[in-house]
RNA sequence: UGCGGGAUGGAGCAGUUGGUAGCUUGCUAGACUCAUAAUCUAGAGGUCGUGUGUUCAAGUCACACUCCCGCUA
Numbered sequence: 001u002g003c004g005g006g007a008u009g010g011a012g013c014a015g016u017u018g019g020u021a022g023c024u025u026g027c028u029a030g031a032c033u034c035a036u037a038a039u040c041u042a043g044a045g046g047u048c049g050u051g052u053g054u055u056c057a058a059g060u061c062a063c064a065c066u067c068c069c070g071c072u073a
Stems, first nucleotide, its partner, number of pairs: 002071006010025004019056001027043005049065005
């Protein structure tokens, strides 16, 4: 310099053809236990990297930008 991949609850990751954002783990409360752990139940926590656009409707499509990883010179 060019090319490719990625950015989604605290952490790690899904999200198919555009149609109300989910899983595991962690956190909080309860149940169970003499108690702890394990197990079970419930709950909180996201405006999907930023901005603009298309659309009745965008995590998903288009454009620009920011950051991270790899390849290339």

Notes
Model confidence (mean pLDDT): 83 of 100. Transfer RNA from a Clostridiales bacterium, 73 nucleotides, folded computationally. It matches the Rfam family "tRNA". Rfam classes the family as a transfer RNA. Rfam links the family to the GO term triplet codon-amino acid adaptor activity. RNAcentral holds the sequence, with entries from ENA.